[in-house]
RNA sequence: CGAGUUAGCUAGACAAUCGCGCUUUCCAUUUGGAAAGUGAGGAAAGUCCGGGCUCCACAGGGUAAAGUGCCAGGUAACGCCUGGGAGAUGUAAGUCUACGGAAAGUGCCACAGAAAAUAUACCGCCCCUCACGUAAGUGAGAGGUAAGGGUGAAAAGGUGCGGUAAAAGCGCACCGCGCUGCUGGUAACAGUAGUGGCAGGGUAAACCCCACUUGGAGCAAGAUCAAAUAGGGAACCUAUGGCGCGACCCGCGCUGGUUUCGGGUAGAUCGCUUGAGGUGUAUAGUGAUAUACAUCCUAGAUGAAUGAUUGUCAUGUGUUUUAACACAACAGAACCCGGCUUAUAGCUAACUCACUUU
Numbered sequence: 001c002g003a004g005u006u007a008g009c010u011a012g013a014c015a016a017u018c019g020c021g022c023u024u025u026c027c028a029u030u031u032g033g034a035a036a037g038u039g040a041g042g043a044a045a046g047u048c049c050g051g052g053c054u055c056c057a058c059a060g061g062g063u064a065a066a067g068u069g070c071c072a073g074g075u076a077a078c079g080c081c082u083g084g085g086a087g088a089u090g091u092a093a094g095u096c097u098a099c100g101g102a103a104a105g106u107g108c109c110a111c112a113g114a115a116a117a118u119a120u121a122c123c124g125c126c127c128c129u130c131a132c133g134u135a136a137g138u139g140a141g142a143g144g145u146a147a148g149g150g151u152g153a154a155a156a157g158g159u160g161c162g163g164u165a166a167a168a169g170c171g172c173a174c175c176g177c178g179c180u181g182c183u184g185g186u187a188a189c190a191g192u193a194g195u196g197g198c199a200g201g202g203u204a205a206a207c208c209c210c211a212c213u214u215g216g217a218g219c220a221a222g223a224u225c226a227a228a229u230a231g232g233g234a235a236c237c238u239a240u241g242g243c244g245c246g247a248c249c250c251g252c253g254c255u256g257g258u259u260u261c262g263g264g265u266a267g268a269u270c271g272c273u274u275g276a277g278g279u280g281u282a283u284a285g286u287g288a289u290a291u292a293c294a295u296c297c298u299a300g301a302u303g304a305a306u307g308a309u310u311g312u313c314a315u316g317u318g319u320u321u322u323a324a325c326a327c328a329a330c331a332g333a334a335c336c337c338g339g340c341u342u343a344u345a346g347c348u349a350a351c352u353c354a355c356u357u358u
Stems, first nucleotide, its partner, number of pairs: 002353009012313007020039008041330001045341002048339005053218004060250004065214005070084005085099001086097004100209002105207002107203003122149002124145003128141005157175006176198001177196008222270004232261006241255004277296008315328005
């Protein structure tokens, strides 16, 4: 100096003037006035997960269905986070994983190829018999073979040696695979020793099996008050019935329900922001995080407030007359919280690789 990887922080500040929303206090009661405080994010976005809360409702068991899927921790909980293991990938720093089971069963593996599983024999190799031929060899029949070649992502585990008529785990050595023991580790796993010729491969983000988890609907939930209408009409079931709880069964509860035609109202208040809350320090831990102490109260609107102007300063970029000018991202709360994913500007730190100089 260049390229890359990982992590963290910020999302302008101050002042004045004017305009808005909420809370508290004071004065008013003619709807207001004054003062103080406060007022949109790191993702408020996506609605993908998990909950708190409300109702069904007194709310149980099972089947089905759905979700997750290495191990150990964290958390209210999770499909999230942290650490570790295995595999893959990168020169590396690092990154990713839909990571239980193929010896329970079923299915699938196009095309090519002889053959993709009850495996098979296209080209070949070897032996025997017959015929032709001087011979080399050629043709036919019967038998053995899967080592060589070809096809393919993948063809009865791989390499080497021996052995054979030619061959083959046929035998041996090493590797791979299965089983068993020992050592280390909480564990996933790792190492090592022995043993077996060995169930031919892949695929479960195919069906399936295994382990764990799971009521439903949702703030337009729900509660209270006020007002209005038609205490309406029709049909069906009617206690061995009907209804309620996402589907089904059992169980439980209630005693009336279901469908359809027609009419009225849709206003106000609450829910609504003090929390699994924020910040700081200390301790424990590799870490996520936990505990203790101290301190703070930071929107609560309801057709929708959180804004506008001016000046100064700060950061970065560009131009140029070096001091001026211009520009500066993604983007707006609506019950709340914990995550993940996506969009985006700037700054800082550490690490890796390559080049140059000392």
Record summary:
The RNA shown here (Bacterial RNase P class A) has 358 nucleotides and comes from a Gammaproteobacteria bacterium. Its mean pLDDT, the model's own confidence on a scale to 100, is 76. The model forms 97% of the base pairs in the Rfam consensus. The organism belongs to Gammaproteobacteria, within Bacteria. It is recorded under the gene name rnpB. Rfam family: Bacterial RNase P class A. By type it is a ribozyme.